[in-house]
């Protein structure tokens, strides 16, 4: 230096190739329930500027460009 993946609630992940409903799941938070008291289950609920900056389009987590981080690779 050059190519390849990949970044999404505190954590782990789906959606991204095919652009369109309030960005879902599951786990930890919170609040009730249920228990003598805990865990377990049940029930509601908060929590995302989708890595940054731009562009494209009526509209972008999705498409295009640089960048930053992480990981392999080739030299």
């Nucleotide at each position: 230096g050059c190519c390849g993946c990949u970044g999404u609630a505190g954590u782990g992940u789906a959606g991204c190739c095919u652009g369109g409903u309030u960005a879902g799941c599951a786990u930890a938070g919170a609040a009730g329930g249920c228990u003598g008291u805990g865990g377990a289950c049940c029930u509601u609920u908060a929590g995302g500027u989708c890595g940054u900056g731009g562009g494209u389009u009526c509209g972008a987590a999705u498409c295009c460009c640089a960048c930053c981080g992480g990981c392999g690779g080739c030299c």
A computed fold for a 75-nucleotide RNA from a Nitrososphaerales archaeon, annotated as transfer RNA. It matches the Rfam family "tRNA". The organism belongs to Nitrososphaerales, within Archaea. Its mean pLDDT, the model's own confidence on a scale to 100, is 82.